[in-house]
Formats: sequence, structure tokens, C1' cells
RNA sequence: CUCUUAUUAAGAGCGGUGGAGGGAAGUGCCCGAUGAAACCCGGCAACCGUCAUAUUUAUAUGACAUGGUGCCAAGUCACACAAAGUAUUUACUUUGGAAGAUGAGAG
Repeated sequence: CUCUUAUUAAGAGCGGUGGAGGGAAGUGCCCGAUGAAACCCGGCAACCGUCAUAUUUAUAUGACAUGGUGCCAAGUCACACAAAGUAUUUACUUUGGAAGAUGAGAG
């Protein structure tokens, strides 16, 4: 980097250093000197993992933040593409898809 698969409305600091950017990309809309990114500390969370119980022996349920990752503004911040509905010229709602993110596995 590509593929498969699961999840993607919950949760998480009024700390320190740092100094002007950040929210993937496009359009919007936002966050930011009442301090962005980044780093440290702190925290959240059961994806992998560990343990326990049950049984259909591979699943279910529960516990654990000590191990491997991840995450800590706004639903993945919203939208884009398709279908349906409402309302009538441009919006709104629902569903699905695409793209993205994260985990696990494979090449």
C1' cells in the first nucleotide's frame, strides 16, 4: 500500500511545555491569543488479550485499563451518489451506498 471482516449517535482534564494553526480530502460550517498543532502527564474505552461461568465446543454472558492498539469539540461536524416520502424550485426526513477512521486477519 491492497484485500477481507467488525464497529463507527456512548465515554474521556478549568493540568504542564509550546506557540499559530486545526477539524482526512472538495464544498460548507466550525474550533483557535479566554491559547491551535505537537510533546508530557492525566483520563476514556472491552477491538485484540487475560480470567471466570454456562453450554450447543464454539459461541454467549460477566469481570479486568496490568499487556497490544485506539481514542479524549461538534453523530465520522454536515453534505456530495442512489431510492423513497413530505413540501413545491429548493429544501427537509428516512434508508442504502461511497469515502474516511479504528481493531483483527491475510497478501